[in-house]
Small-subunit ribosomal RNA, 3' major domain from a metagenome, 496 nucleotides, folded computationally. The coordinates come from a structure-prediction model, not an experiment, and the mean pLDDT is 83. Rfam family: Bacterial small subunit ribosomal RNA. The RNAcentral record of the full RNA draws on SILVA.

Context: one part of a larger RNA
RNA sequence: UGACGGGGGCCCGCACAAGCGGUGGAACAUGUGGUUCAAUUCGAUGCUACGCGAAAAACCUCACCAGGGCUUGACAUGUAAGAAGUAGCGAACUGAAAGGGGAGCGACCUGUCAAAUCAGGAACUUACACAGGUGCUGCAUGGCUGUCGUCAGCUCGUGUCGUGAGAUGUUGGGUUAAGUCCCGCAACGAGCGCAACCAUUGUCUCCUGUUGCCACUCUUUGACGCCGAAAGGUGCCAAGGAAGCACUCUGGAGAGACUGCCUGGGAUAACCAGGAGGAAGGUGGAGAUGACGUCAAGUCAGUACGGCCUUUAUGCUCUGGGCUACACACGUGUUACAAUGGCCAGUACAGAGGGUUGCCAACCCGCGAGGGGGAGCUAAUCCCUUAAAAUUGGCCUCAGUUCAGAUUGUAGUCUGCAAUUCGACUACAUGAAGCCGGAAUCGCUAGUAAUGGCAGAUCAGCACGCUGCCGUGAAUACGUUCCCGGGCCUUGUACA
Numbered sequence: 001u002g003a004c005g006g007g008g009g010c011c012c013g014c015a016c017a018a019g020c021g022g023u024g025g026a027a028c029a030u031g032u033g034g035u036u037c038a039a040u041u042c043g044a045u046g047c048u049a050c051g052c053g054a055a056a057a058a059c060c061u062c063a064c065c066a067g068g069g070c071u072u073g074a075c076a077u078g079u080a081a082g083a084a085g086u087a088g089c090g091a092a093c094u095g096a097a098a099g100g101g102g103a104g105c106g107a108c109c110u111g112u113c114a115a116a117u118c119a120g121g122a123a124c125u126u127a128c129a130c131a132g133g134u135g136c137u138g139c140a141u142g143g144c145u146g147u148c149g150u151c152a153g154c155u156c157g158u159g160u161c162g163u164g165a166g167a168u169g170u171u172g173g174g175u176u177a178a179g180u181c182c183c184g185c186a187a188c189g190a191g192c193g194c195a196a197c198c199a200u201u202g203u204c205u206c207c208u209g210u211u212g213c214c215a216c217u218c219u220u221u222g223a224c225g226c227c228g229a230a231a232g233g234u235g236c237c238a239a240g241g242a243a244g245c246a247c248u249c250u251g252g253a254g255a256g257a258c259u260g261c262c263u264g265g266g267a268u269a270a271c272c273a274g275g276a277g278g279a280a281g282g283u284g285g286a287g288a289u290g291a292c293g294u295c296a297a298g299u300c301a302g303u304a305c306g307g308c309c310u311u312u313a314u315g316c317u318c319u320g321g322g323c324u325a326c327a328c329a330c331g332u333g334u335u336a337c338a339a340u341g342g343c344c345a346g347u348a349c350a351g352a353g354g355g356u357u358g359c360c361a362a363c364c365c366g367c368g369a370g371g372g373g374g375a376g377c378u379a380a381u382c383c384c385u386u387a388a389a390a391u392u393g394g395c396c397u398c399a400g401u402u403c404a405g406a407u408u409g410u411a412g413u414c415u416g417c418a419a420u421u422c423g424a425c426u427a428c429a430u431g432a433a434g435c436c437g438g439a440a441u442c443g444c445u446a447g448u449a450a451u452g453g454c455a456g457a458u459c460a461g462c463a464c465g466c467u468g469c470c471g472u473g474a475a476u477a478c479g480u481u482c483c484c485g486g487g488c489c490u491u492g493u494a495c496a
Stems, first nucleotide, its partner, number of pairs: 001496002003493003007490007015480002019444005026335008034326002042053002064321007073130001077129006088105002093100002108121004132310002135308003141304001143299003146295001148293001153192006159168003172183003198287001200285002203255005209249001212245002217242006224235004258281001261275005337437001341396007353384003358377002363372003403434001408429007450472007
């Protein structure tokens, strides 16, 4: 100087407390361990592995296993030689395919030349250099990433002090989310961090006006009411058109919030408490942004790269299987155990996305998954697209039930070369465990938790996962004694 202490002081954080909802019990989904297997490919392993790499394992992917085949190779560059019906296409036959086989068809570019031809290239064969390797080493590495932690820290120059290691600055008194700011001070300054600058959201103004909007005005059609014998007139509603850009909105430019104003406290400071005005108030909300470093943390299987290993195989290719196994254990989820509910019928309100190998309307068929159909749309135009919880009415009346839906049988639909191992969905039948979960443990402080649906990536098909979006919408926080993690000062030390 650090590190550590079941030493001290101060402070912070969903850290505890106060609350709400979960996990741990059940079934299923998914990942992992273990076991099994010809193989169940590999990696990730306290927090910081375990719905993780994987934003899609039927084939492919694929790295694993069994078997079949190829050997300058599926791919690149170069050298030398060769072949002239050469390259390429490729029938019969063989085979699970790959591969083998080779009847037959049959070229191109440049130069020379009148043309045939000749020379060269491309391409082929052979040989050699080499290719190839998801083989090993993340403890040889780059790059990227996790974590402490969006915690408030980490340092430097000059000066001063100390024999020196070093100290000072960075400590102290206040204050802050903050080494944020103020005051003081042998220090004075500076850098990386903090904050701000960036994009988004919340209010207003101006501009913009189609594909968006429809308040006012005109008009067409239809339903209804009144007057009228009728023609027609009139009022209101709905749909369409015109006119219009007021409103909503689109997307550009600005304004706005700064402790700016007031009162009180404070050291006349920084700042704190309350108030006014305001759409918004003290960092408005939520993002991106991650200092010096720690863990020889993770990744050689994303790519790159040193070294090592392999070269008729640890390379390449094909068929089939496996990654989907199953006495068991754990993690993360989904669905429930019901009446704040279940079922049936009616009615209402989103946002954000995606679409031409695509999204697919109206209409018809089917109980349904779906099929037919073909309009529109390269999209503020058309489609996905009826949002669901909610609400109105009815039934159920506390039961293993009109709860719950696992499992199983039969019949089907769709995708795809192919759903047996091993896809998703539909209908009918079946109707298991489960009556709120031990010890323990997790998340969350406001448009949050909880709850309801929608969209997207991946994708032929396949979502209870992931990433976004909107609807409904709480409870509680006395406080910092204790548990955990962290920051600053100080103290002790047989530690470095």